[in-house]
RNA sequence: AAGCUGAGGCAGGAGAGAUCGGCCGUGGCCGACGCCGAAGGAGCAACCCCCCGGAACCUCUCAGGCAAAAGGACUGCAAUCAGCGC
Numbered sequence: 001a002a003g004c005u006g007a008g009g010c011a012g013g014a015g016a017g018a019u020c021g022g023c024c025g026u027g028g029c030c031g032a033c034g035c036c037g038a039a040g041g042a043g044c045a046a047c048c049c050c051c052c053g054g055a056a057c058c059u060c061u062c063a064g065g066c067a068a069a070a071g072g073a074c075u076g077c078a079a080u081c082a083g084c085g086c
Stems, first nucleotide, its partner, number of pairs: 003084005009077004017033001019032005034066003040062001041060003047054002
C1' cells in the first nucleotide's frame, strides 16, 4: 500500500388512520382510540466466549413513525477524513 472499522458525499430504500374531537387558521399543538418497525433503545435464540458477558432483519414497542416533506436499517458507487494494520 492492499485491507478492516467509523464518519461524511451521491443513488436506491419498506411498513402502518390524509381517523375522530378540541384549540387554532391550512400548518401546527393537545387528547382519544387503532396500527407499523428498518433510526435509536431494551430483551433474548442460534452461535461465540467458557468467568463475566457479547449477540439478529427475531421479540418488545420506551422512543420514533402512520398523505407529502423529513427521517430510515440495509445495499451499491466514488474515493475524502480519522483510527487500526502493513